[in-house]
Context: one part of a larger RNA
RNA sequence: CAGGAAAAUUGAAGAGAGCUAUCCUUAGUACGAGAGGACCGGGAUGGACCUACCUCUGGUGUAUCUGUUGUAGCGCCAGCUGCAGUGCAGAGUAGCUAUGUAGGGAAUGGAUAACCGCUGAAAGCAUCUAAGCGGGAAGCCAACUUUAAGAUGAGUUUUCCCAUAUUUUAUAUAGUAAGAUCCCAGAUAGACUAACUGGUUGAUAGGUUGGAGGUGGAAGCGUAGUGAUACGUUGAGCUGACCAAUACUAAUAGAUCGAGGA
Numbered sequence: 001c002a003g004g005a006a007a008a009u010u011g012a013a014g015a016g017a018g019c020u021a022u023c024c025u026u027a028g029u030a031c032g033a034g035a036g037g038a039c040c041g042g043g044a045u046g047g048a049c050c051u052a053c054c055u056c057u058g059g060u061g062u063a064u065c066u067g068u069u070g071u072a073g074c075g076c077c078a079g080c081u082g083c084a085g086u087g088c089a090g091a092g093u094a095g096c097u098a099u100g101u102a103g104g105g106a107a108u109g110g111a112u113a114a115c116c117g118c119u120g121a122a123a124g125c126a127u128c129u130a131a132g133c134g135g136g137a138a139g140c141c142a143a144c145u146u147u148a149a150g151a152u153g154a155g156u157u158u159u160c161c162c163a164u165a166u167u168u169u170a171u172a173u174a175g176u177a178a179g180a181u182c183c184c185a186g187a188u189a190g191a192c193u194a195a196c197u198g199g200u201u202g203a204u205a206g207g208u209u210g211g212a213g214g215u216g217g218a219a220g221c222g223u224a225g226u227g228a229u230a231c232g233u234u235g236a237g238c239u240g241a242c243c244a245a246u247a248c249u250a251a252u253a254g255a256u257c258g259a260g261g262a
Base pairs, nucleotide, nucleotide: 003161004160005159006158007157008156009155013147014146015145016144019047020046021045022044023043024042025041031036049104050103051102052101053100057098058097059096060095064091065090066089067088068087069084070083071082072081073080074079108142109141110140115135116134117133118132162261164174165173166172167170179257180256181255182254183199184198185197186196204250205249206248207246208245209244210243211242213239214238215237220233221232222231223230224229
């Protein structure tokens, strides 16, 4: 920022980006005795750089699963647990990531530089220039992405709230309205704050249930074997962050601020 709020916007002015190679074609054409070898135009593939993301390929993944060594404990067996760099090893969800996946530089318009011109005098000729009119660059101004009304020149639009009380009558004080905050549950946010999602008229987090994904065939029991073990029950059991459903638990209760229109 001349009442108080909640949203949506305009864009003055900034910032970012701006790179480049090779190949094919036009065309072995124009040019050139030959050797060689184009402009202009069209297409493809890269490098470096930048932005976003995690479907794929991988990495990580110390509260996931499995195997296993030593040792100690749970009285023993069995089954578990602690410690040993996460004990070691094999996999691996989410998240975060690059070496992974997408995308970008462009096209276009305007005014120009060097330069190239048209008409044309001064100076009967000539002359791009003196008057006048064109062409012309990765550069300039727009265009692309982004910040943006502290742009104090403080803009615009829409919607909501209202014309209380007190006195010393004021640019006062108090209680309120719309609204906001404190406080609380959080994560798409995060050093703290902030911004964001919610607060029972509720799916915000936890739990529970179901699923996805992961691991890889639980324990117990049975069968076979002297046994180690194997097979069956059994794609079993377990499962952090992922996706849903569900008020079971916790977001209770409450407090504060906030106009009266120079």
Notes: This is a predicted structure of a 262-nucleotide part of an RNA (large-subunit ribosomal RNA, domain VI) from an uncultured Bacilli bacterium. The sequence was found in a public genome assembly. Model confidence (mean pLDDT): 89 of 100.